[in-house]
A computed fold for a 1516-nucleotide RNA from Akkermansia muciniphila, annotated as small-subunit ribosomal RNA.
The coordinates come from a structure-prediction model, not an experiment, and the mean pLDDT is 84.
The organism belongs to Akkermansia, within Bacteria.
RNA sequence: AGAGUUUGAUCCUGGCUCAGGAUGAACGCUGGCGGCGUGCUUAACACAUGCAAGUCGAACGAGAAUCUAUGGAAAGAGGCUUCGGCCAAUGGAAAUAGAGGAAAGUGGCGGACGGGUGAGUAACGCGUGAGCAAUCUGCCUUGGAGUGGGGAAUAACGGCUGGAAACAGCCGCUAAUACCGCAUGAUACAGCUGGGAGGCAUCUCCCUGGCUGUCAAAGAUUUAUCGCUCUGAGAUGAGCUCGCGUCUGAUUAGCUAGUUGGCGGGGUAACGGCCCACCAAGGCGACGAUCAGUAGCCGGACUGAGAGGUUGGCCGGCCACAUUGGGACUGAGACACGGCCCAGACUCCUACGGGAGGCAGCAGUGGGGAAUAUUGGGCAAUGGACGCAAGUCUGACCCAGCAACGCCGCGUGAAGGAAGAAGGCUUUCGGGUUGUAAACUUCUUUUAAGGGGGAAGAGCAGAAGACGGUACCCCUUGAAUAAGCCACGGCUAACUACGUGCCAGCAGCCGCGGUAAUACGUAGGUGGCAAGCGUUGUCCGGAUUUACUGGGUGUAAAGGGCGUGCAGCCGGAGAGACAAGUCAGAUGUGAAAUCCACGGGCUCAACCCGUGAACUGCAUUUGAAACUGUUUCCCUUGAGUGCCGGAGAGGUAAGCGGAAUUCCUAGUGUAGCGGUGAAAUGCGUAGAUAUUAGGAGGAACACCAGUGGCGAAGGCGGCUUACUGGACGGUAACUGACGCUGAGGCUCGAAAGCGUGGGGAGCAAACAGGAUUAGAUACCCUGGUAGUCCACGCCGUAAACGAUGAAUACUAGGUGUCGGGGCACAAAAGUGCUCCGGUGCCGCAGCAAACGCAAUAAGUAUUCCACCUGGGGAGUACGUUCGCAAGAAUGAAACUCAAAGGAAUUGACGGGGACCCGCACAAGCGGUGGAGCAUGUGGUUUAAUUCGAAGCAACGCGAAGAACCUUACCAGGCCUUGACAUCCUGCUGGCAGCCCGGUAAUGCGGGCUUUCCUACGGGACAGCAGAGACAGGUGGUGCAUGGUUGUCGUCAGCUCGUGUCGUGAGAUGUUGGGUUAAGUCCCGCAACGAGCGCAACCCCUGCUUACAGUAGCCAGCAGCAAGGCUGGGCACUCUGUAAGGACUGCCGGGGAUAACCCGGAGGAAGGCGGGGACGACGUCAAAUCAUCAUGCCCCUUAUGGGCUGGGCUACACACGUGCUACAAUGGCGCCAACAGAGUGAGGCGAACCUGCGAGGGGGAGCAAAGCACAAAAAAGGCGUCCCAGUUCGGAUUACAGCCUGCAACCCGGCUGUAUGAAGCUGGAAUCGCUAGUAAUCGCAGAUCAGAAUGCUGCGGUGAAUGCGUUCCCGGGUCUUGUACACACCGCCCGUCACACCACGGAAGUUGGGGGCGCCCGAAGCCACUUAGCUAACCCUUUUGGGAAGCGAGUGUCGAAGGUGAAAUCAAUAACUGGGGUGAAGUCGUAACAAGGUAGCCGUAUCGGAAGGUGCGGCUG
Repeated sequence: AGAGUUUGAUCCUGGCUCAGGAUGAACGCUGGCGGCGUGCUUAACACAUGCAAGUCGAACGAGAAUCUAUGGAAAGAGGCUUCGGCCAAUGGAAAUAGAGGAAAGUGGCGGACGGGUGAGUAACGCGUGAGCAAUCUGCCUUGGAGUGGGGAAUAACGGCUGGAAACAGCCGCUAAUACCGCAUGAUACAGCUGGGAGGCAUCUCCCUGGCUGUCAAAGAUUUAUCGCUCUGAGAUGAGCUCGCGUCUGAUUAGCUAGUUGGCGGGGUAACGGCCCACCAAGGCGACGAUCAGUAGCCGGACUGAGAGGUUGGCCGGCCACAUUGGGACUGAGACACGGCCCAGACUCCUACGGGAGGCAGCAGUGGGGAAUAUUGGGCAAUGGACGCAAGUCUGACCCAGCAACGCCGCGUGAAGGAAGAAGGCUUUCGGGUUGUAAACUUCUUUUAAGGGGGAAGAGCAGAAGACGGUACCCCUUGAAUAAGCCACGGCUAACUACGUGCCAGCAGCCGCGGUAAUACGUAGGUGGCAAGCGUUGUCCGGAUUUACUGGGUGUAAAGGGCGUGCAGCCGGAGAGACAAGUCAGAUGUGAAAUCCACGGGCUCAACCCGUGAACUGCAUUUGAAACUGUUUCCCUUGAGUGCCGGAGAGGUAAGCGGAAUUCCUAGUGUAGCGGUGAAAUGCGUAGAUAUUAGGAGGAACACCAGUGGCGAAGGCGGCUUACUGGACGGUAACUGACGCUGAGGCUCGAAAGCGUGGGGAGCAAACAGGAUUAGAUACCCUGGUAGUCCACGCCGUAAACGAUGAAUACUAGGUGUCGGGGCACAAAAGUGCUCCGGUGCCGCAGCAAACGCAAUAAGUAUUCCACCUGGGGAGUACGUUCGCAAGAAUGAAACUCAAAGGAAUUGACGGGGACCCGCACAAGCGGUGGAGCAUGUGGUUUAAUUCGAAGCAACGCGAAGAACCUUACCAGGCCUUGACAUCCUGCUGGCAGCCCGGUAAUGCGGGCUUUCCUACGGGACAGCAGAGACAGGUGGUGCAUGGUUGUCGUCAGCUCGUGUCGUGAGAUGUUGGGUUAAGUCCCGCAACGAGCGCAACCCCUGCUUACAGUAGCCAGCAGCAAGGCUGGGCACUCUGUAAGGACUGCCGGGGAUAACCCGGAGGAAGGCGGGGACGACGUCAAAUCAUCAUGCCCCUUAUGGGCUGGGCUACACACGUGCUACAAUGGCGCCAACAGAGUGAGGCGAACCUGCGAGGGGGAGCAAAGCACAAAAAAGGCGUCCCAGUUCGGAUUACAGCCUGCAACCCGGCUGUAUGAAGCUGGAAUCGCUAGUAAUCGCAGAUCAGAAUGCUGCGGUGAAUGCGUUCCCGGGUCUUGUACACACCGCCCGUCACACCACGGAAGUUGGGGGCGCCCGAAGCCACUUAGCUAACCCUUUUGGGAAGCGAGUGUCGAAGGUGAAAUCAAUAACUGGGGUGAAGUCGUAACAAGGUAGCCGUAUCGGAAGGUGCGGCUG
């Protein structure tokens, strides 16, 4: 940094897609280790269990266990005893005092922090910067002052009572740092008041001004201290206010009654409608109010070159919330996550009376979900609460566990090792590749396992380590424990084989797959990344594809139909002032973390730490004054006014005019008129059309008329008058920037259409009829109604177009035209130069994708407005506004496609144009199509009728010749290494020949004869037998191929190099003017040359010459059998070879002095003399796998190979190609001429004999200019027939023969005799031929045993016509249009039918959120009342009263709830509407070519449908 994808190709526009990065991720396959991070994005769903907020005995009373001291009870071994009892070690009770401190309580501080979540919130919520002269602040710091003296209660506790419980009530006792008075007191507060200073209106500060009033306190103790009260200041935290910023929708445009403001109150820490009474009627909104949707905000994070875009998980700041809703209490701080009250839902307990609860704290459970962890350890560290402290508590936090979820690091070994092992894959079978890879040798030990040692993290004396026996270090063992995933058609690095056969499948886009798939699946190989790799989702990028940086609008999407104009934006020249924008400096702030730079610490890195920079912002302040702005003065060039002048279909109204159509009346006149491609409907003998005269009525204004004029656009056209708008030229008197643009608004706005009333001649949607047609709801014709016209009122759209918004300035020229002016010349008409305004054409620079635009810009700039962002769905739906309606305006989405499109290029095509050619037509001659037969094909039949060829360019074609063979087909019966090739083993000896049996025949069985070389081992060759490799296939694919061939077409074309032009495809050359059979030649030309084609060179033929002279020839000579037979000769003919000859060379004319054409001379031949061979680049996936060759596939006792017989020869029929005819230009008979070219040894075969004949016998001659085939026939002569189904014609049939051949039944040819069919010149249609041609006549050859009417050749006789290029067909060149490129056998439109999909409407139904009205009204604050109750204080005095409090009641407000009407959103619905998609369906043919009626736009109307028609408009 780009790439793929629209086309045959190109450039552009434009969308779609890819490569990159990121992620709280998920899924698939795989998985060794460590470090650092991260981990419910969904149900703010519900939660079992445990823990997460306590602490203080140095505030207080009481105080269990336990301990100590004093104390010594009961009991009591033992002893004594008078038996009554006594002594007594022991034992330690009660009690007291003390220690101790569990559990609970009073009290203090903390539970407002820390932790969680993102539901709500579009807001002063957040961010940023200010402000509070309108505020509070516990603990903390630092000042000042003080801490005197009293009082009354109450928990705990005890007793009683209720209750299942939770818990509650009554009575009694008691303490305090709990509570209440009193004293003192200020720089505190309040009131009055003096002076000074300041500010911002209310006000603030100072003089510790003056006077008056009010208010404090608590102790504990280890005697170090810690507390307590009042007050100042600070710090911290909080509250409130303001500027600016903060998503989408206008298909949400109006919202608002405490609403906006005021006066006065209340309330609060504090300002404030925060609340209340009264007064006023305000306030917000296009700079987007209200409403709806969505959303916690930020530091930052991701991406990006940046500007931006997206995002807000972890960490940090702020906010909000704590099951849902409401509420207050306490407190410095809450309307309070682990507090309270009430209401709702839910869960749990219950003795049914009543109670309890709130994981969005840490774990964990269920559920939801694609998806997210342990009911772990520890307070060792950091931090927090309480405490004087020790310390206690702390799921904050520090750690560990789980998860490749992410980032970073490491490893899975290293070196050597070629017989390039084996195996795999592949192969052209040679090899190649895997691959130094492995094995093998040597080495190392990160990791792993085992053993040993062992931290830092711990400060300030000490103690204290969860992590953890962890990190780290040392030793031992041994390559030992450790590689996958994706891709391999292009984009995009990486290729082969097999399988599959539009199947299965792949696919991000283009697209792969229909038998040779680098695209599917598998394998081998390769590429990439790597403990990961792919996929999916999302975001940014690429995308300059929303364009601020940084886009566009003539034709690609896109200029409003036009004007006017409010707001808004922008704005001429000079001077001064200010300083809002702007610029510069300073200051404050911009938290930390992050990013960046440098340095440092973990072995490195990730990670962490330090320092710096940065945070592009905001605010304050000091300056500057060019520019913008504001303001003052001034100017005239922008703009406007005045005056003078002319031009004009500018507008409105009234009047007037003639031509024409139609109608009416009358006359003349008679049979038609009218209409069309041709007709018909229609009109007309009741007198039309035509014509003459008169009249009526409506509409439109010929010529002039012009890319002429006017108007903002739509638009405006006879003449006159009235009223009226604008522009222009001239002048420079006046104003003095008054200007430009213009969202909304308003006006105007063709045609059609609508309403009311007129009018109605012509024209004419609809309609009717006639034609056309397959149909014809059309085009054509005859009629014809709305309408077209007028007045008034609507509608508001058009291809309303220059498809080009308005304004201003600038930027080469040339040439028309309209209006006006100036100068010069001129008497004038006028001419030349020039200025202004309009309207055209050409053209430079420049622009543009190109086309093109080019002073009337699409150029260069500025200002403002409008509009565009892929195609379809769709200018549709819904909503709204407007309209009488038709409808207009605004204007989506789902879904679907990978294109849709613009300009230009090359072709192809056109029922486009121009030019030219061809037996293409025309002019002629003869045919075919009708008949019979031959032959080929289709069809049918068959066991088989083998296969191929299919418009021209298949069909007497492959086949130059099917009785067997051929033969590929069918039936039957056989063979299996094979009929044929190569290799191996064994046997035999020949090769080969002969014989026999058997069979339909092959196959099969049997017999006889029998080599060469040799070094004697054997070998060569052949046969037989055997085994396997293999043979074989006319089996498939001509759409896998080679080769060959046909065709366009013997048409004149097809290309290249260099140069030039074009961004490019391409163009030029090759086009143009002539000419030619020809891209043949000439001229011109940004082309110059060249190649393949054309022509020529080759062959035959036509003339001459030379040479040669047998088997050919015979002029002259001789001979003879009379035959060139012989001698002789080579002159001639001829044969063969070689040369010459024709080149527009010569003359005349035309043409351009050319090429060339016309005519002529000469010549055997004249303008290519005639004929042949020769076939450019290419087209038709043309033909052929059955000539041959060949890839792949298929068969292998058969799809191969023999054999016999059959079939290819069938026969209702259809077609092609031929033969013979239909007759007298003929048939028949007789006589009797003249060719050329060929062929012949398995041959041609003479004479002669024989047969009516086919033929037979015969065998001369001939390997052939020698002999034979061989007779040429038509023609000619003579005769006959006399127009008839015949003396035409010969089919068919019968009999008798001949020939070939193993064999003529299926199924040959020929002969003779007899028979004697159709047919009397052929419908529509169609073929060949332009001269030695057509027509006609015979001859020969190939194939071949035999078998041509076919084919290929040969000669004989021998015509007619061609005006010409309008038309048919084919072709060539140029040009034009195109929506075609598989190229018109193209493309393509709409209805209908079927399937699927999404959407709209819809009687309704269901649900959600919100607002409004009414009812009810919990808790609670507040207000009021109070007949109940009450310790402190006061007064009386022992009883009351007061103050105050508690309780209760009432009221306002008030959540939830109930109810009503309406709006809105969503879901759903019988039925219904159009839309989209789909491989072939049906009907037509609308569009693209003049698309066969030019198309399209608006509107109206009609029709199965495309669509048709009317009116107006556009050219695309």